[in-house]
RNA sequence: GCCAUCUUAGCUCAGUUGGUAGAGCAACAUAUUCGUAAUAUGUGGGUCCCCAGUUCGAUUCUGGGAGAUGGCU
Numbered sequence: 001g002c003c004a005u006c007u008u009a010g011c012u013c014a015g016u017u018g019g020u021a022g023a024g025c026a027a028c029a030u031a032u033u034c035g036u037a038a039u040a041u042g043u044g045g046g047u048c049c050c051c052a053g054u055u056c057g058a059u060u061c062u063g064g065g066a067g068a069u070g071g072c073u
């Protein structure tokens, strides 16, 4: 320098060939216990990496940029 893949909650990851987003773990609350742990139930937490375009509507499609990983030279 070129090519490919990826970027979504504190962490690990789903998601739909366009209709405003979920799980597990973690955190918090309550119940249970003499107390802790464990268990059960519930709650909160996300400008879906950034900018622009298309569209009535974009996490999803298109273009550009940033970062990460891998490959080739």
Stems, first nucleotide, its partner, number of pairs: 001072007010025004019056001027043005049065005